[in-house]
Context: one part of a larger RNA
RNA sequence: CUGGGCGUAAAGGGCGCGUAGGCGGCCUUCUAAGUCGAACGUGAAAUCCCCGGGCUCAACCCGGGAACUGCGUCCGAGACUGGAAGGCUCGAAUCCGGGAGAGGGAUGUGGAAUUCCAGGUGUAGCGGUGAAAUGCGUAGAUAUCUGGAGGAACAUCGGUGGCGAAGGCGGCAUCCUGGACCGGUAUUGACGCUGAGGCGCGAAAGCCAGGGGAGCAAACGGGAUUAGAUACCCCGGUAGUCCUGGCCCUAAACGAUGAAUGCUUGGUGUGGCGGGUAUCGAUCCCUGCCGUGCCGAAAGCUAACGCAUUAAGCAUUCCGCCUGGGGAGUACGGUCGCAAGGCUGAAACUC
Numbered sequence: 001c002u003g004g005g006c007g008u009a010a011a012g013g014g015c016g017c018g019u020a021g022g023c024g025g026c027c028u029u030c031u032a033a034g035u036c037g038a039a040c041g042u043g044a045a046a047u048c049c050c051c052g053g054g055c056u057c058a059a060c061c062c063g064g065g066a067a068c069u070g071c072g073u074c075c076g077a078g079a080c081u082g083g084a085a086g087g088c089u090c091g092a093a094u095c096c097g098g099g100a101g102a103g104g105g106a107u108g109u110g111g112a113a114u115u116c117c118a119g120g121u122g123u124a125g126c127g128g129u130g131a132a133a134u135g136c137g138u139a140g141a142u143a144u145c146u147g148g149a150g151g152a153a154c155a156u157c158g159g160u161g162g163c164g165a166a167g168g169c170g171g172c173a174u175c176c177u178g179g180a181c182c183g184g185u186a187u188u189g190a191c192g193c194u195g196a197g198g199c200g201c202g203a204a205a206g207c208c209a210g211g212g213g214a215g216c217a218a219a220c221g222g223g224a225u226u227a228g229a230u231a232c233c234c235c236g237g238u239a240g241u242c243c244u245g246g247c248c249c250u251a252a253a254c255g256a257u258g259a260a261u262g263c264u265u266g267g268u269g270u271g272g273c274g275g276g277u278a279u280c281g282a283u284c285c286c287u288g289c290c291g292u293g294c295c296g297a298a299a300g301c302u303a304a305c306g307c308a309u310u311a312a313g314c315a316u317u318c319c320g321c322c323u324g325g326g327g328a329g330u331a332c333g334g335u336c337g338c339a340a341g342g343c344u345g346a347a348a349c350u351c
Base pairs, nucleotide, nucleotide: 004322005321006320007305008304012319014201015200016199017198021194022193023192025088026087027086028085029084030083031082033081034080035077036076037075039073040072041071042070049065050064051063052062053061054060091191092188093187094186095184096183097182098181103177104176105175106174107173108172109171110154115149116148117147118146119145120144121143125136126135162169163168206247207246208245209244210243211242215241216240220236221235222234223233258318259317260316261315262314263313266295267294268293269292270291271290272289273288274287275286276285278283300307301306324351325350326349333344334343335342336341
């Protein structure tokens, strides 16, 4: 080098943008680097293989042949790959017209509820649990009414609904802004796909600085439970949770399923846009594209479970990754980080 794999057995990078590289639509002409064919030269000898021979055989040795799958030169072929030139429109992009959406950022604003404060009514309990107790309350609580403060989250609508590359996104309004989709088929004319490095984004927790702090709540204190109870239950409660700026970069970051393209029986929902038909119309029916579900098991695949036009089917391209368990995601080194730690990542030994 040649192999087999990655939904659940080991194995898809958390996600995107993109550099190098790899790969790349249809037609024509040229070229001849790859490719294919012929000839010639070379490919030392020994060895290997075949035939024959010599030591009594064999090993060994001798002779002959083949081979040495390679390289070079030259001639030829022109399908395919590459290169050059020209053209095309179905890939890709642009343009025009539309509607959908918790996509992102900023500012403002609304109501319900919890808590707290002030006041009114009112009196002996409240709260909590399996039962209690700690706790709160005659200095007037709980309950109820009025007013006020403040923070956080947005019930119903709400939906195997929508949007986003992923993380994720949900009151309302305004401003700024990204993407997708449908229709037109107007424009460019392969401008494409993937993507080692690189760059960016990246839940929660955590860290730094400054604010904020209603509720909740690691730690912590108390009450119970218990043999004990560093817990589960109860009463409290600080970081934190929130905002601004800067770090961290992990996850069951999951569809445990990389991206792209093409092809391959069905049924039934739902979201967006369009066409047709019926209709006065709401709407219904048929149908095209894009998305999102379910069912059955058609083919096929699978170790089975199951997957099955949103493939785990049939193929192609590119990237990432796996190679028995433990040791170990450890040690060492490197690198990043304020730290916590992250990334990279062994071996001895052992079964």
The part of an RNA shown here (small-subunit ribosomal RNA, central domain) has 351 nucleotides and comes from an uncultured Acidobacteriota bacterium. RNAcentral holds the full RNA, with entries from ENA and SILVA. Rfam family: Bacterial small subunit ribosomal RNA. Gene Ontology terms of the family: ribosome and structural constituent of ribosome.